Predicted 3D model of a 71-nucleotide RNA (transfer RNA) from Tulasnella sp. Its mean pLDDT, the model's own confidence on a scale to 100, is 82. RNAcentral holds the sequence, with entries from ENA. It matches the Rfam family "tRNA". Rfam classes the family as a transfer RNA.
RNA sequence: GGUCCUUUAGUGUAAGGGUAGCACAACAACUUUUCAUGCUGUCAGUACCAGUUCGAUUCUGGUAAGGACUA
Repeated sequence: GGUCCUUUAGUGUAAGGGUAGCACAACAACUUUUCAUGCUGUCAGUACCAGUUCGAUUCUGGUAAGGACUA
């Protein structure tokens, strides 16, 4: 240099065009003499810029980061 893959909440992981979920974590209340456990609730996310579409995490192009193979 060429081809290809991945990027979703603090972490891990679904969603395969139609309201972005789950678990752990964090926070708050209850329980407990206290902590832990348990239970209930809350908070938090589609790497970025464009395009297609009534509608994009999903499809297309580019950029960034990381990775695989090859020269």